[in-house]
Molecule: transfer RNA
Organism: Candidatus Roizmanbacteria bacterium
RNA sequence: GCCCGGAUAGUUAAGUGGCAAAAUAAGCCCUUGGUAAGGGCUAGGCACGGGUUCGAUUCCCGUUCCGGGCU
Numbered sequence: 001g002c003c004c005g006g007a008u009a010g011u012u013a014a015g016u017g018g019c020a021a022a023a024u025a026a027g028c029c030c031u032u033g034g035u036a037a038g039g040g041c042u043a044g045g046c047a048c049g050g051g052u053u054c055g056a057u058u059c060c061c062g063u064u065c066c067g068g069g070c071u
Base pairs, nucleotide, nucleotide: 001070002069003068004067005066006065007064010024011023012022018054026042027041028040029039030038047063048062049061050060051059
């Protein structure tokens, strides 16, 4: 330099066009004599900039960063 994949909540991670799900962690509550375990509730997120579309986390282009491959 070229090619491929990835970037979503503090962490892990699903979602391929219309409302973003879960686990874990965090806070509050229930339960216990207490702790652990368990249950309920709450808050918290689509890397950045453009384009297409009535509508973009999703499709297209570029940038940044991470991983892999070729030379």